The RNA shown here (transfer RNA) has 71 nucleotides and comes from a Patescibacteria group bacterium. It was read from a public genome assembly. Its Rfam family is "tRNA". Rfam links the family to the GO term triplet codon-amino acid adaptor activity. Rfam classes the family as a transfer RNA. Rfam's curators write: Transfer RNA (tRNA) molecules are approximately 80 nucleotides in length.
RNA sequence: UGCGGGGUCGUCUAAUGGUAGGACAGCGGUCUUUGGAGCCGCUAAUCGGGGUUCGAAUCCCUGCCCCGCAG
Numbered sequence: 001u002g003c004g005g006g007g008u009c010g011u012c013u014a015a016u017g018g019u020a021g022g023a024c025a026g027c028g029g030u031c032u033u034u035g036g037a038g039c040c041g042c043u044a045a046u047c048g049g050g051g052u053u054c055g056a057a058u059c060c061c062u063g064c065c066c067c068g069c070a071g
């Protein structure tokens, strides 16, 4: 440099173009002799920019980053 794949809460992982959800972690509460267990609740994310569309995590263009292959 070319080709292919990938980028979503702190981490992992879902989401027919139509309310961005789950688990773990964190925080609060409850329970308990104790809690690092159980139960309930809360917080928290779509890599950047542009386009298409009534509506984009999803489709298109471009940039950045990561992995693989080729040179």
Base pairs, nucleotide, nucleotide: 001070002069003068004067005066006065007064010024011023012022013021018054026042027041028040029039030038047063048062049061050060051059